Model confidence (mean pLDDT): 83 of 100.
This is a predicted structure of a 72-nucleotide RNA (transfer RNA) from a Candidatus Anstonellaceae archaeon.
The organism belongs to Candidatus Anstonellaceae, within Archaea.
Its Rfam family is "tRNA". It is annotated as a transfer RNA.
């Protein structure tokens, strides 16, 4: 220096073009003397950042920018 692969709630990990699922955790009830289990329910990501493309982009192009890999 080329080239490939990633980036989505605290963590994890789905959405291959129509307004973002699902555990874990957390927070409220309910159950318990208390905890924990276990039952309900609620909050939480505008999707690493800029630009395109489309009537509409997690998704398609393209650059940044962290991170793996791999050649040299």
């Nucleotide at each position: 220096g080329g080239g490939c692969c990633u980036a989505u709630a605290g963590u994890c990990g789905a959405a291959u073009g129509g307004u973002a699922a699902g555990a874990c955790g957390u927070c409220u009830g309910c159950u318990u003397g208390a905890c924990g289990u276990g039952c309900a329910g609620a909050a939480g990501a505008c999707u690493g950042g800029g630009g395109g493309u489309u009537c509409g982009a997690u998704u398609c192009c393209u650059c940044c920018u962290g991170g793996g890999c791999c050649c040299a």